[in-house]
Context: one part of a larger RNA
RNA sequence: GAUGAACGCUGGCGGCGUGCCUAACACGUGCAAGUCGCACGAUCCUUCGGGAUAGUGGCGCACGGGUGAGUAACACGUAGCUUACCUGCCCUCAAGACGGGGAUAACUGUAGGAAACUACCGCUAAUACCCGAUAAGCUCCCGAGUUAUAGAGAUUUGGGAGAAAAGUUACGGCGCUUGAGGAUGGGGCUGCGAGCCAUCAGCUAGUUGGUGAGGUAAAGGCUUACCAAGGCGACGACGGCUAGGGGACCUGAGAGGGUGACCCCCCACACUGGGACUGAGACACGGCCCAGACUCCUACGGGAGGCAGCAGUGAGGAAUAUUGCUCAAUGGGCGCAAGCCUGAAGCAGCGACGCCGCGUGGGUGAAGAAGGUUUUCGGACUGUAAAACCCUUUUCUGUGUGACGAGAGUGGACGGUAGCACAGGAAUAAGUCUCGGCUAACUACGUGCCAGCAGCCGCGGUAAAACGUAGGAGGCAAGCGUUAUCC
Repeated sequence: GAUGAACGCUGGCGGCGUGCCUAACACGUGCAAGUCGCACGAUCCUUCGGGAUAGUGGCGCACGGGUGAGUAACACGUAGCUUACCUGCCCUCAAGACGGGGAUAACUGUAGGAAACUACCGCUAAUACCCGAUAAGCUCCCGAGUUAUAGAGAUUUGGGAGAAAAGUUACGGCGCUUGAGGAUGGGGCUGCGAGCCAUCAGCUAGUUGGUGAGGUAAAGGCUUACCAAGGCGACGACGGCUAGGGGACCUGAGAGGGUGACCCCCCACACUGGGACUGAGACACGGCCCAGACUCCUACGGGAGGCAGCAGUGAGGAAUAUUGCUCAAUGGGCGCAAGCCUGAAGCAGCGACGCCGCGUGGGUGAAGAAGGUUUUCGGACUGUAAAACCCUUUUCUGUGUGACGAGAGUGGACGGUAGCACAGGAAUAAGUCUCGGCUAACUACGUGCCAGCAGCCGCGGUAAAACGUAGGAGGCAAGCGUUAUCC
């Protein structure tokens, strides 16, 4: 000098920040992801205009938000490669959308169950599902040509095979299918960088390479069969311990050292372990299945759950906040839209936790009141300090007014806030640590190696500037001091 700090004493205000560093411990309750009736059938209501809704269907739920357990690794950073790849929504261009079919939820009926929920019969729709047609182009197979490359590449062309579509409307549109390009986002690979321990020296069988096959969007021992016997290592393999990485932050003249809170980027995780499904995208925090531990309900047959989302509770701890308001703004999802949802976000609340700013009054006022302390009893100090007089009103209190943030119009949570005007009255506001040296600041009394102090040196055993108290003084100041940690 610094801190996500804590503790002691003290505490007036505002702005901007910031706040579980410990138990990735356990969680009651509420909320945090829905939306579309302009895809569809149905039910209910209706002012007959329309509205509401569970279900089928579409899009979203892979974003946003949290945490840092794991990870020493292509996880991250940086520079590249991808002739080895994918990309919903969006933009541009091109070509299309013809004909048919069978179901199923909702619903009705019946039945079972304590519940969660489920079974059976029957009916029905679609932008749900299936079949056929068409094919600019696309994919695959068999050839031919051109041209790069280490190699699979690109491109032209002949023959064969295969795969599309969906409607709705308020008639403006909004959608659907195929192909090409773009944009955005991602997957994979590589060079280099980046902890400690050698009291870890040898490690390795899918191990290293090849061939065939499988698998993936995609190269690859990624997987598998066979073959070969390789591969890594003192330039530190293997093992152990520790740890999310970076931008940055602190310190320092720099080099360096330390850190990785808040904010931004990337990664990993979502009770513990494993798995896949759906999908453009997940092996998916508020989805599914299995196993485990734990908790809860139960009619004992069986079920339900996962706050490392926002609040909040218990526990742990030196220690860390409200079960608040609003979608007004910014942004996100859905929707043609109106709009709905949004604990993202914007705000408010609590905490001197930090930084910054302001105030606690200003002027005049005695050779100097009283009181206090001290004294050589003369005095000295407190001290212009107070009182007193004059002045001001930042703050404060009261009253009135009252925003910007909202765009062409409606619409403001914050907020009757900030600001402004008027009135009142010095009124509402100072502490804390130190005073032996380092180190700015000294006397008196008490104590008597006791009680105690202390960062180091060291003080205290009868005049202690070092302990305690008082007076005075010095430092900083709404803070001051201590402790912890880093430079």
Predicted 3D model of a 487-nucleotide part of an RNA (small-subunit ribosomal RNA, 5' domain) from an uncultured bacterium. The full RNA is in RNAcentral, with records from ENA and SILVA. Its mean pLDDT, the model's own confidence on a scale to 100, is 86.